[in-house]
RNA sequence: AGAGUUUGAUCCUGGCUCAGGAUUAACGCUAGCGGCAGGCCUAACACAUGCAAGUCGAGGGGUAACAGGUGUAGCAAUACAUGCUGACGACCGGCGCACGGGUGAGUAACGCGUAUGCAACCUGCCUCCGACCGGGGAACAACUUUCGGAAACGGGAGCUAAUACCCCAUAAUAUCCCGAUUUGGCAUCAUUUUGGGAUUAAAGCUACGGCGGUCAGAGAUGGGCAUGCGUGACAUUAGCUUGUUGGUGAGGUAACGGCUCACCAAGGCUCUGAUGUCUAGGGGUUCUUAAAGGAUGAUCCCCCACACUGGUACUGAGACACGGACCAGACUCCUACGGGAGGCAGCAGUGAGGAAUAUUGGUCAAUGGGCGAAAGCCUGAACCAGCCAUGCCGCGUGCAGGAAGAAGGCCCUCGUGGUCGUAAACUGCUUUUAUACAGGAUGAAUCCCCAUACGUGUAUGGGAUUGACAGUACUGUAAGAAUAAGGAUCGGCUAACUCCGUGCCAGCAGCCGCGGUAAUACGGAGGAUCCAAGCGUUAUCCGGAUUUAUUAGGUUUAAAGGGUGCGUAGGCGGGGUGGUAAGUCAGUGGUGAAAAUCUACAGCUUAACUGUGGAACUGCCAUUGAUACUGCCAUUCUUGAGUACAGUUGAGGUGGGCGGAAUGUGUCAUGUAGCGGUGAAAUGCUUAGAUAUGACACAGAACACCGAUUGCGAAGGCAGCUCGCUAAACUGUCACUGACGCUGAGGCACGAAAGCGUGGGGAUCAAACAGGAUUAGAUACCCUGGUAGUCCACGCUGUAAACGUUGAUUACUCGUUGUGUGCAAUAUACCGUACGCGACCAAGCGAAAGCAUUAAGUAAUCCACCUGGGGAGUACGGCGGCAACGCUGAAACUCAAAGGAAUUGACGGGGGCCCGCACAAGCGGAGGAACAUGUGGUUUAAUUCGAUGAUACGCGAGGAACCUUACCUGGGCUUGAAAUUGUAUUGACCGUUCUUGAAAGAGAACUUCCCUUCGGGGCAAUAUAGUAGGUGCUGCAUGGCUGUCGUCAGCUCGUGCCGUGAGGUGUCGGGUUAAGUCCCAUAACGAGCGCAACCCCUAUCAUUAGUUACCAUCGGGUAAUGCCGGGGACUCUAAUGAGACUGCCAGCGUAAGCUGUGAGGAAGGCGGGGAUGACGUCAAGUCAGCACGGCCCUUAUGUCCAGGGCUACACACGUGUUACAAUGGCCGGUACAAAAGGAUGCUACCUGGUAACAGGAUGCAAAUCCCCAAAACCGGUCCUAGUUCGGAUCGAAGUCUGCAACCCGACUUCGUGAAGCUGGAUUCGCUAGUAAUCGCGCAUCAGCCAUGGCGCGGUGAAUACGUUCCCGGGCCUUGUACACACCGCCCGUCAAGCCAUGGGAGCCAGGGGUGCCUAAAGUCCGUGACCGAAAGGAGCGGCCUAGGGUAAAACUGGUGACUGGGGCUAAGUCGUAACAAGGUA
Repeated sequence: AGAGUUUGAUCCUGGCUCAGGAUUAACGCUAGCGGCAGGCCUAACACAUGCAAGUCGAGGGGUAACAGGUGUAGCAAUACAUGCUGACGACCGGCGCACGGGUGAGUAACGCGUAUGCAACCUGCCUCCGACCGGGGAACAACUUUCGGAAACGGGAGCUAAUACCCCAUAAUAUCCCGAUUUGGCAUCAUUUUGGGAUUAAAGCUACGGCGGUCAGAGAUGGGCAUGCGUGACAUUAGCUUGUUGGUGAGGUAACGGCUCACCAAGGCUCUGAUGUCUAGGGGUUCUUAAAGGAUGAUCCCCCACACUGGUACUGAGACACGGACCAGACUCCUACGGGAGGCAGCAGUGAGGAAUAUUGGUCAAUGGGCGAAAGCCUGAACCAGCCAUGCCGCGUGCAGGAAGAAGGCCCUCGUGGUCGUAAACUGCUUUUAUACAGGAUGAAUCCCCAUACGUGUAUGGGAUUGACAGUACUGUAAGAAUAAGGAUCGGCUAACUCCGUGCCAGCAGCCGCGGUAAUACGGAGGAUCCAAGCGUUAUCCGGAUUUAUUAGGUUUAAAGGGUGCGUAGGCGGGGUGGUAAGUCAGUGGUGAAAAUCUACAGCUUAACUGUGGAACUGCCAUUGAUACUGCCAUUCUUGAGUACAGUUGAGGUGGGCGGAAUGUGUCAUGUAGCGGUGAAAUGCUUAGAUAUGACACAGAACACCGAUUGCGAAGGCAGCUCGCUAAACUGUCACUGACGCUGAGGCACGAAAGCGUGGGGAUCAAACAGGAUUAGAUACCCUGGUAGUCCACGCUGUAAACGUUGAUUACUCGUUGUGUGCAAUAUACCGUACGCGACCAAGCGAAAGCAUUAAGUAAUCCACCUGGGGAGUACGGCGGCAACGCUGAAACUCAAAGGAAUUGACGGGGGCCCGCACAAGCGGAGGAACAUGUGGUUUAAUUCGAUGAUACGCGAGGAACCUUACCUGGGCUUGAAAUUGUAUUGACCGUUCUUGAAAGAGAACUUCCCUUCGGGGCAAUAUAGUAGGUGCUGCAUGGCUGUCGUCAGCUCGUGCCGUGAGGUGUCGGGUUAAGUCCCAUAACGAGCGCAACCCCUAUCAUUAGUUACCAUCGGGUAAUGCCGGGGACUCUAAUGAGACUGCCAGCGUAAGCUGUGAGGAAGGCGGGGAUGACGUCAAGUCAGCACGGCCCUUAUGUCCAGGGCUACACACGUGUUACAAUGGCCGGUACAAAAGGAUGCUACCUGGUAACAGGAUGCAAAUCCCCAAAACCGGUCCUAGUUCGGAUCGAAGUCUGCAACCCGACUUCGUGAAGCUGGAUUCGCUAGUAAUCGCGCAUCAGCCAUGGCGCGGUGAAUACGUUCCCGGGCCUUGUACACACCGCCCGUCAAGCCAUGGGAGCCAGGGGUGCCUAAAGUCCGUGACCGAAAGGAGCGGCCUAGGGUAAAACUGGUGACUGGGGCUAAGUCGUAACAAGGUA
C1' cells in the first nucleotide's frame, strides 16, 4: 500500500466482498511448564447456609459465662459462699455504623466534564490560638417482681448509677438591638475602631504524667448552592407553560432562590429545535486510524444514582441511611390462625436465564479502616491460595554428524525415476523442563524490654517476639533423549498440487463461484504452506471506505438543479480616512487529579509486568500587548445599484372594435347517378335528387402567405388588422442619490395540457361509445359516425421529457463567422461600439460523448438536491384539494449487481453502393403414373451401425445369394481365430482316408523334420507365464481427413501515429476491377496469408523425333485394303518452344482503366476448362476406414460354424429411370467418334441355336490383335386411338455365373399388356460447344439387382429489357436494452409453492398523562379540658401525598376471519408491450 466482482473487451460511476488490528468473548479440535493480568455482557430474576461493623470496664450500674484467689464444709474428690482479681453476656452512655464493599435499574439532567463564583453557606474527628470547667436536681434501663402471648415481643409495679437528662451561676472576640467611625466594592453591601443594652456553656476519669469537656476565632479536610461552555436519535413530535415568568411581603433552609404561601402584573420558552417519544449512567480512558475522525465506557481511578417496589421522615457534624426506622404494595417463610419474620446490586454459594463467566478456601503476616491511653479486638476492605489456555509474555518438546539416498507410503513419462528425506536407523554431545534427593528466602517495620540523646516526647542503637502465602520462589546434586505437537489451509483474491472416489448426486462457499465421468474448488490419501501450546470458526467494533468528503466528494448524459419569479429571517458584500479592540495573533500566570499513552533510566535471569523522573494532555480561564484582515462606530467617495431626461424595439400583458379565406349547416337554382373511403374493402350518404356547381344567409373556431437558423417575456407561454390601458429591455447624456448590493430556508404570487364546479357557447376536431374492416384473436393500429371536451366568463386544481435534462449573481480567460435592435463615424467604403440570438474552434476541463466569453474553463458568494438496484415515489401519519389527486415520505424483505460513455462484432420488416442462373427473359425438368434406389415409419428373433435444414436421404456402399456381416437363432472354443516373448517337453507340422455331425468340431487310422563346428540352432506342436482380442462407449477428451459459408475477397502483422483504454489508422475517401485488381488522394510506410500468375488439358504455329501411327510424291503388288519398298511432306503421336501484353490505333480519362463491327491475329481484353479453398464459423461429420486418451467386457461385449436377416410393407418423403407419343413408333438400308479396357482376360472368324448363349478356332501382355457407337441420313409403314404409344405385372420355356440362384441374381424367347393422354400448391438445373438430346467406356465385380457413380465423344439451341422485388454474399454508414450475438433479448395477467409486509369488524397487553373520589406513614400548622413542677407531650382537627378506585380520550405493541399489492422460486398458461423505423417511432 491494495485486491476480487457488472462487459465479448474498455474507461468511468457505484455497491457488495476480502486481506489488518482489537475483544470481560463463546464454540470445535488439540494441549508440556511458568510469570503477570482477567473472569454473569443475559434475569436491578429469586435466594437455603455461613461470614461481611463494631469497639471502649481509663464513662457507668453491675456479675450471666470462663479463669484465679479467699472463706466455709469435707480425709479427698467435690459442694457452697464471696465482684476480691483477671476479665466480661445483656444493659445505660460515648464514638463508629453517611467510610470501606456492590450494582448501573433510573437519569438527556447543572447528572457528568471543564472553567468560574458564593459580598448567599455548613463542616464531627485533626492542627493552631484565646477564655472557662462553680453549684444543684429529678429520672430511665439493667435488676427484682407480676401479667399477657405459640412466637416475635409487650404491659404494670418497685429500686438505682453515670462523661445520659434538667435547673441555677459566671461569660464574649459569639448572636441580636440602638449609635459613632475607617476603608473598599458593579449593586444588595462588605470592612476597621469603638460606646450602651439583651440572650446563651460545660463532665468527669486518673496510675497525678495526663486524657477528656464547654465557648469563641483561624486553618485543614470534606461537602452544599449558583453560573458560562460542552455533552444522544427522531420534525412522519411544532407549538409548550398557570407556580407557569416576574414583582411585593411572609414562611422555610446551613444557605440563595416560586423552594412554599398570599397578593399584583401577564409574562416565560421555541425552527440556533421548545414540548413530546425512544435510547442511554457521565468522565479519565480503551480499540482503531497517517491524521481528522469513528466506535467504546469490562478490569483500575474520579463523579453521580440506586439498595425488593413506591412514599416518608427521625437520629446525627454528615443520611432522607445496602447489612437503621415507619407506612403501603408484590413475593417468600413461620404460626397454636389470634398474629409475626424477611430483603446477597457485600464475600463465597444455590436455583433460574443463557452460547457463556470461578472456591460455601486461608490470614489479619503486610497495607488501610473503626473503636480504644494502650495491649488489643473487629475488618469476605486487603493480602494470598484454588479453578479456567480467557488474554498478554517467556521457556521447552533436543543438538551435531550420518546416503545403501534403507524399508514403507505416495506419484510416475515405468527408468539405475521422483518425493517424504539427513528425515529414520546408527554414532557422539547436551540436560532447560519434568522426576528424585538435599538446601532454602526477600517481604518484618511495629508492638514489648533495655540503653543513649534527654525537653516525659520523639529519635537512634541493642535484645527478645510476630509470615496466611510456604518448605513456595530460588539453588545444588543424580540418571537419562529421556517426560512434552497440534490446528487450519492449499481455484483466484492468498503462501501452498498431485492421485483415487463421487458424477448438478453427496457436498463446498467470505466474494467471484465449484460439482452433469478425466474436479489442483466435494470426500479420502500422499505431499506442501502458514501459525504454533495453540489453531480455526462465529459474533461485535474501527480500518481499508475520499462509500457522508472539516481535512476530503458530487449534481448535461451515471443518483442528484427546486417549474418560475418576488421577497422575510439568515449568510455574504465596493474605495478612502479616523477610532475601538469582539473575532484574530503573540507573551505571561492559573488550571488541565492520579493511573493510562509516549520517552529515559531502574527492578524481577528476559519479557509481559512494575517503579522513578521527564514530556505530553493540542482544552478552559485570567491578564498584558499587537492592529494587517473581519466585525462595530463616525465621516467621506463613485466605479456596484438606482433615478432623471431624450430616443428606439418587439407575436410582452390586458380590455374593446373590425376583417377576409376555409369549414359546416340552411334556402333557392343548375344537374344526374353515384358520392365517399381504403393496401383492398365495407359501414356511411344518395332517385324523397346526394356528390359536384352557382347565389344568398347563419354559426362558431382558428388566423394561410409574410415566417426566418427571427423577435418578446421570469418561467408557463405569445402570431389577422386596429384603438385604449399597461409592463419591460436597450441605447445616448453622465445631470442626481451615494453601497441603497447579491443570494434567499420558511412565506407569497404566477404556472402548458388534461381534469373539476357554476353559467354560456358548440363550426371543426375528437377520449368514451357504436358500426365496418384487418386478424388465429383485435376490447388496437385503418375507415364511417360520434358524446364529454376543445371556445368564453368566474372559481378550483398545481402537475409535465415544466428540458439547455445545465440554479442565481459577479469578475477573469485565444480567435473566426452569420444575424436582430440601437448609437457613433463617415462617403464609395464597410469599419467601431453596446445589448441580444446562432455556428465553428484554441487553451483548459471532462469517464468519454462533448463544453468552450450564452462554459461543463479559472475563482468567489448564497440557495436547492444526491449517496447501490429493486421494494417505492409505495405504506402509515400529517398538510392541501369538491373530487381526481398533490406535497411530505419510510421499513421489512430481496439481489450482486443496477447504471453512464465509448469500442469491436452480430442483427434490423434502417439507408447507400456492388456482385452471383439470385430474380427477370428463355430452354428442359421435378411435384401426378409405373418401376428402380435411398430414407422415415411400422413390423420383426434380427430387420446391424452411422449420416438428419441448407451442408442427411442412387450418402459411408466403386457393387449384402454364402462370404462380406458388424445383427438374430442355434451349436462349439477359452492363452483363445491371428501376432509376440520367456521356460519346459516333444519331433514333427502339413497332408490323405474313414466314422459322426448342419458345419465348426470331436474321434480313429496312415504318414513323419532340416542344418550342425555335435555344445546347439532353425521350424513346428503341446503345456505354462506375461501378453491377446473387442465394428463395445465417448467425434462433447483427440489426431488425421471431409462438408459448408465460398473460389466469396477477404484475414492479419511490423514500425509509426491517434486514443486514459478497449481499440483505431493502414484496410477509409474518389475512381476502377472478376478481385483489398490497380490508380489518385492520404499519418501513415511497408509486409504476410488469400486474388492474379507460375502447373495440367484444350484452341494456332514452329522445331525435334518418325513405330505399332500417317501416305502427298516415286516404285511394286492385290478381287480389295499403307499390303510392300520407301518417304518425313500432311494427319497424328509426344517432347521442347513461339504466341496475347490493352502491345498498336481512335475516343474518353490526371491516372488506373474503359469503349470500338478498329487493325493485325488461330485466339482479344481472365480465350475455354481443370487443379488450387486465406483467417475462421457450424463443440458440423467420422472412435464403423485408420490412429489414439479414458472407461467397460475377459468360459464373453472375444472367437469359430450352420441357417436366417440387412431384400419385411397399411403408409410418407427424397433422388432417378421409362413414358404418356407423329420433331414419334416399327421395319429395312447407308455413315461418322472419343476415351477407356483386355491373360482365371478381350476375342476376329466358322458352326449350331429365333435368342440369351454354346462348341470350335485365330490374333493380342496391345498406336500392331480384340471390344466398339447411337441419334443422324435414305426408303417404307402406322394416322391420333390407351393405339403398331407405353411397357409394369404375371405365366411358360430357357441361357449363364457360381459349392449353392427358395427366401434373394442377371439375361433370352414366347405369351400377358397395368397405370399413364404432359401432371395442384410449389419447386430444380442451365448463359455456348452450354442446355437439351444420342450413344460409348471404366471402376467395383464369379455373377448382379447399374435406371447409380466417374469419364468420353456425336448432334446442337433459345434468352438476358434490366436490378424494383425473393435468396445468398461483399464494402461503407446508422440504430441497438443483442454478445450463447434476432432461433437474441424481454413485459404483464393467470396458475403453484415459500417469505416479509399494508388494511381490517374486533380482541388482548403496556407505559405515560389528565379529571373526580378516597387516602396510610410522616413533616408542618392549629388546638390541647388529659399527663408533666416546667419545658414539653399524648390526643384531636387541618393541608399535602405514596398507594387504591373510577371515567374519558390519546399513544405504542401483539393478535385477527377476510383482503391489497410486493419479493423470490431450471424447464406451467395466454399473448408479444419494449430493445432495429421492434414492424402503429

RNAcentral holds the sequence, with entries from SILVA. Predicted 3D model of a 1481-nucleotide RNA (small-subunit ribosomal RNA) from a metagenome. Its Rfam family is "Bacterial small subunit ribosomal RNA". Its family is annotated with ribosome and structural constituent of ribosome in the Gene Ontology.